[in-house]
The prediction has a mean pLDDT of 75. A computed fold for a 62-nucleotide RNA from a Pseudomonadota bacterium, annotated as Fluoride riboswitch aptamer (crcB RNA motif). It was read from a public genome assembly, where an Rfam model found it.
Formats: sequence, C1' cells, structure tokens
RNA sequence: GGUUCUUUCGGGGAUGGAGUGCCCCCGCAAACCGCCAGAUGGCUGAUGACUCCUACCAAUUU
Repeated sequence: GGUUCUUUCGGGGAUGGAGUGCCCCCGCAAACCGCCAGAUGGCUGAUGACUCCUACCAAUUU
C1' cells in the first nucleotide's frame, strides 16, 4: 500500500424539521438523485414506513 472478514461507528432512502425498541441500502466511495407521454409537454407526494410540526393545495363552516 492492496484485498477479505468481524466489531464498533457513520452516512443514505425524489423539496423542510423532530421523534420511533421500525424497514432497507451504502461505507472512503458509495448508498441516493420520482413517474408518464405525444418528450419544447404533463402528473403524484413535504414520510422508506408510522406519529407530530411547518409550508403548500382542496372542500366545508363562522
């Protein structure tokens, strides 16, 4: 210096924040960077999942 394994730890999961006795993935570069079509256009959602907050949108009431 290189390779492999284990432990610990760190990071990521299409736009913000927090929590979880949760899930998956990646780890010295990677995991990751949505979907459809007629591709000069259009669509869903602030979550990986759940709960809460903020923002946005729709409807109703005062």

Lineage of the source: Bacteria > Pseudomonadati > Pseudomonadota.